[in-house]
The RNA shown here (transfer RNA) has 75 nucleotides and comes from a Kangiellaceae bacterium. The sequence was found in a public genome assembly.
RNA sequence: AGGGGUAUCGCCAAGCGGUAAGGCACCGGCUUUUGAUGCCGGCAUUCGUUGGUUCAAAUCCAGCUACCCCUGCCA
Numbered sequence: 001a002g003g004g005g006u007a008u009c010g011c012c013a014a015g016c017g018g019u020a021a022g023g024c025a026c027c028g029g030c031u032u033u034u035g036a037u038g039c040c041g042g043c044a045u046u047c048g049u050u051g052g053u054u055c056a057a058a059u060c061c062a063g064c065u066a067c068c069c070c071u072g073c074c075a
Base pairs, nucleotide, nucleotide: 001071002070003069004068005067006066007065010024011023012022018055026042027041028040029039030038048064049063050062051061052060
């Protein structure tokens, strides 16, 4: 330098044009002498970032960023 892949909550992870499931963790409450366990509730106006397309974008398109893989160049 060229090509390919990945990026979603603190961690893991579903979603593949119709408006963000779930698990762990965390925060309240109930139960318990206390803790653990169990049960109930809460927890992403937002998907790496900036634009574009669309009535509607995590999802499609383009640029950029980070990481991973392959090839090449210099030394």
Taxonomically the source falls in Kangiellaceae (Bacteria, Pseudomonadota, Gammaproteobacteria, Kangiellales). Its Rfam family is "tRNA". By type it is a transfer RNA.